The RNA shown here (transfer RNA) has 72 nucleotides and comes from Ascodesmis nigricans. Its Rfam family is "tRNA". It is annotated as a transfer RNA. Model confidence (mean pLDDT): 81 of 100.
[in-house]
C1' cells in the first nucleotide's frame, strides 16, 4: 500500500428499514434476613464521526476515525 470483518449502556451481546432499541452481568434503590450472602421487585445507563438515499436509517450507500485478520 491492497483485500476483508467489525464498531450498540461500565462489560459482553440481540436487533437485515417503522414501537418507548433486547437480554445478561455490573451499579443504585426497595423487600426478605439479627447482619451479610443468596433470592425477588424496580430504576439508571448505549447505536464511533460526518454526509447521502428514503415519508422514515442501528440497519442501505460514501468518506473519515478506531480495532482485528490476510496478502504484498
Nucleotide at each position: 500500500g491492497g483485500u476483508u470483518u467489525c464498531g450498540u449502556a461500565g462489560u459482553g451481546u440481540a436487533g437485515u428499514g417503522g414501537c418507548u432499541a433486547u437480554c445478561a452481568c455490573a451499579u443504585c434503590g426497595g423487600a426478605u434476613u439479627u447482619u451479610g450472602a443468596u433470592u425477588c421487585c424496580g430504576a439508571u445507563a448505549a447505536c464511533g464521526u460526518g454526509g447521502g438515499u428514503u415519508c422514515g436509517a442501528u440497519u442501505c450507500c460514501c468518506a473519515c476515525c478506531g480495532a482485528g485478520a490476510c496478502c504484498u